[in-house]
RNA sequence: GCUGAUUUUGGGCAAACCCGCCGAAAGGUGGGGACGCAAAGCCACCGGUCUAAAGCGAGGAGCCAUGACAGCGGGGUUGCCAGC
Numbered sequence: 001g002c003u004g005a006u007u008u009u010g011g012g013c014a015a016a017c018c019c020g021c022c023g024a025a026a027g028g029u030g031g032g033g034a035c036g037c038a039a040a041g042c043c044a045c046c047g048g049u050c051u052a053a054a055g056c057g058a059g060g061a062g063c064c065a066u067g068a069c070a071g072c073g074g075g076g077u078u079g080c081c082a083g084c
Stems, first nucleotide, its partner, number of pairs: 001084004012037002017032006035071001041077003045074003048069003055063002
C1' cells in the first nucleotide's frame, strides 16, 4: 500500500430497563446494566423514520422542521487484527 471479516490478539462499544440532569416532545447526557455489534468509531450529504414547541388552521380536525435518530439503509472518512 492492497485485500478481507475467514481467524482471531489485546481488547472495544453498549440495547432494553432503573435513577439523576437537560428538553415542549422525539431524544440527549452521567451512573448502573448487557440485547447485541467486525466498525454498534466519527460525519446529517441522500433516502427513510420519530417528535410538533412556535407557526398555520376556526380557539377544531389536522398540517408543518428550523428539532431528533449514525444501534434504519446508502455514502464519506478514520482505526485494530490477519494475509499478501

c-di-GMP-I riboswitch aptamer from a Gammaproteobacteria bacterium, 84 nucleotides, folded computationally. The coordinates come from a structure-prediction model, not an experiment, and the mean pLDDT is 84. NCBI's taxonomy places the organism under Bacteria, Pseudomonadati, Pseudomonadota, Gammaproteobacteria. Rfam family: c-di-GMP-I riboswitch aptamer. From the family's description: GEMM was predicted in a large-scale screen for bacterial structured RNA regulatory elements.